[in-house]
RNA sequence: CACGAAAAAGGGCAAAGUCAGGGAAACCUGGCGGCGCAAAGCCAAUGAAUCUAACGGGAGUCAUCCCCAGGAUGGUCAGGCUGCCGAA
Numbered sequence: 001c002a003c004g005a006a007a008a009a010g011g012g013c014a015a016a017g018u019c020a021g022g023g024a025a026a027c028c029u030g031g032c033g034g035c036g037c038a039a040a041g042c043c044a045a046u047g048a049a050u051c052u053a054a055c056g057g058g059a060g061u062c063a064u065c066c067c068c069a070g071g072a073u074g075g076u077c078a079g080g081c082u083g084c085c086g087a088a
Stems, first nucleotide, its partner, number of pairs: 012037002017032006035075001041081003046078003049073003056067004
């Protein structure tokens, strides 16, 4: 210097819930909170899956119902990129 990768250390993120705000909604942002996570860091126009259905289309007994995502979820699964510590 390279490979290897455990323990430990320093830490990091942050579920449900709740308060305030945004949004048609799913959900998101901030505070409190802490279920958990070795990538629970980033990419939603990389693929799939799931959620919502404003706009639009169709039906109607005019209440509503059905379809539709370049809207949402990265803590749904993969894929891509990046990253802390480091023995034998």
Molecule: c-di-GMP-I riboswitch aptamer
Organism: Anaerolineae bacterium